RNAcentral holds the sequence, with entries from ENA. A computed fold for a 356-nucleotide RNA from a bacterium, annotated as Bacterial RNase P class A. It is recorded under the gene name rnpB. Its mean pLDDT, the model's own confidence on a scale to 100, is 75. Its Rfam family is "Bacterial RNase P class A". Gene Ontology terms of the family: ribonuclease P activity, tRNA processing and dimeric ribonuclease P complex.
RNA sequence: GGAGUAUCCAAUCCAGCCGCCGGCGCGCGAGCGCGGGAGGAAAGUCCGGGCUCUACAGGGCAGGAUGCAGGAGAAAUUCCUGCGGGUGCGAACCCAGGGAAAGUGCCGCAGAAAAGCAAACCGCCGCGGGCGACCGCGGUAAGGGUGAAAAGGCGGGGUAAGAGCCCACCGGCCGUCAGGGGAACCUGCGGGCCUGGCAAACCCCAUCCGGAGCAAGGUCGAAUAGGGAAGGUUGAGGCGGCCCGCUGACUUCCGGGUACGACCGCUCAUUCCCGUAUGCAAGUACGGGGUUAGAUAAAUGGCUGGAGGGAGCGUUUUCGCUCUUUACAAAACCCGGCUUACUGGGUGCUCCGAGC
Numbered sequence: 001g002g003a004g005u006a007u008c009c010a011a012u013c014c015a016g017c018c019g020c021c022g023g024c025g026c027g028c029g030a031g032c033g034c035g036g037g038a039g040g041a042a043a044g045u046c047c048g049g050g051c052u053c054u055a056c057a058g059g060g061c062a063g064g065a066u067g068c069a070g071g072a073g074a075a076a077u078u079c080c081u082g083c084g085g086g087u088g089c090g091a092a093c094c095c096a097g098g099g100a101a102a103g104u105g106c107c108g109c110a111g112a113a114a115a116g117c118a119a120a121c122c123g124c125c126g127c128g129g130g131c132g133a134c135c136g137c138g139g140u141a142a143g144g145g146u147g148a149a150a151a152g153g154c155g156g157g158g159u160a161a162g163a164g165c166c167c168a169c170c171g172g173c174c175g176u177c178a179g180g181g182g183a184a185c186c187u188g189c190g191g192g193c194c195u196g197g198c199a200a201a202c203c204c205c206a207u208c209c210g211g212a213g214c215a216a217g218g219u220c221g222a223a224u225a226g227g228g229a230a231g232g233u234u235g236a237g238g239c240g241g242c243c244c245g246c247u248g249a250c251u252u253c254c255g256g257g258u259a260c261g262a263c264c265g266c267u268c269a270u271u272c273c274c275g276u277a278u279g280c281a282a283g284u285a286c287g288g289g290g291u292u293a294g295a296u297a298a299a300u301g302g303c304u305g306g307a308g309g310g311a312g313c314g315u316u317u318u319c320g321c322u323c324u325u326u327a328c329a330a331a332a333c334c335c336g337g338c339u340u341a342c343u344g345g346g347u348g349c350u351c352c353g354a355g356c
Stems, first nucleotide, its partner, number of pairs: 001352010012307007020037002023034004039328001043339002046337005051213004058244004063209005068082005083097001084095004098204002103202002105198003121144002123140007152170002155167003171194001173191003177188004217264004227254005237247003271290008308325007
């Protein structure tokens, strides 16, 4: 210098003028004054909660989610540290990471055969036939060929040729086995001789989950007049999948009428920052301090000047001139996460190249 990887930070600032949305004060009122007004993702709405209603939510079925160990956390498709597997030269990253000898299913094309007391296309071996090229029967999965994958791999023995048929090593499986570890697991020993892959296919096992969502829900105001039809205490309707169960008098339709109503919920939060202690870490404990967006078709904007940053040119400790000030995007009940979008910079580490 280049390439990469992990993590952190910032997302211009100040003043004036004109507007917009809330708050407080003054004023009979028009209005005036003071103060506040987007983000790291406010986004996707993918997880988990708080909150609200339903019966503060019960039993079963169905359905859904999760799936290595220990820890953190209110919880989580969250985080941390490890284990196992995979990718990369490496820093590092990725994994729905239980069960395929419970059962069912799938494995295109090619291939003889795609999964079981398997399978013979070529080849190899034996027997029979034929003068012969060759043909028929049987054995054989070692070799060839097909395929992503061919029934453990490789070497030796063995055999007519072969084969875990036998043996060594390796891989896998199993074990009231031994040692280590808190555990996942690791190392070793022994055994029989191996049972292909797919469970983000059905399924099985374990754990968890009632449903709906701020258009939740509540208060006030307006309207609900007078009618018609059907069902209903022999159980309507409700409990937002179904049944049990609970509740217990109205419900549905036609027609008519009122209302683009207002207010609460609404923002301080399981919150943030700093210090000390502790822990490998996520974090935890203690002490101190900080905090004013709340709109409802949706305000948070524009202009001017200056500072700062960036780029180019001239001159090169410095300075001057010109241009520019930008990315993704914007609250809508509130938090904790994840994911996605995107500009610039810092730091640690890795690899490559060059010089000393």